[in-house]
RNA sequence: GGCUCCAUAGUUUAAUGGAUAGAACGGAGGUUUCCGGUACCUCUGGUGUGGGUUCGAUUCCCUCUGGGGCUA
Numbered sequence: 001g002g003c004u005c006c007a008u009a010g011u012u013u014a015a016u017g018g019a020u021a022g023a024a025c026g027g028a029g030g031u032u033u034c035c036g037g038u039a040c041c042u043c044u045g046g047u048g049u050g051g052g053u054u055c056g057a058u059u060c061c062c063u064c065u066g067g068g069g070c071u072a
Base pairs, nucleotide, nucleotide: 001071002070003069004068005067006066007065010025011024012023013022018055026044027043028042029041030040031039048064050062051061052060
């Protein structure tokens, strides 16, 4: 250089074009406890950048950024 795969919450991840983007762990608060832990309740927080297709994009296409793999 060529080809290919991946990028969603602080972390691990789900969502095969129909929306309110879901879960677990984590964090904050509360109940319980003498305290802590456990348990239960509530809250918290996310689609890498820019464009395109579409009535509608996390999803499809292109560019860029970052990471992995194959090849010369």
Model confidence (mean pLDDT): 81 of 100. The RNA shown here (transfer RNA) has 72 nucleotides and comes from Leadbetterella sp. RNAcentral records the identical sequence in 5 taxa. Its Rfam family is "tRNA". The family's RNA type in Rfam is transfer RNA. RNAcentral holds the sequence, with entries from ENA, MGnify and Rfam.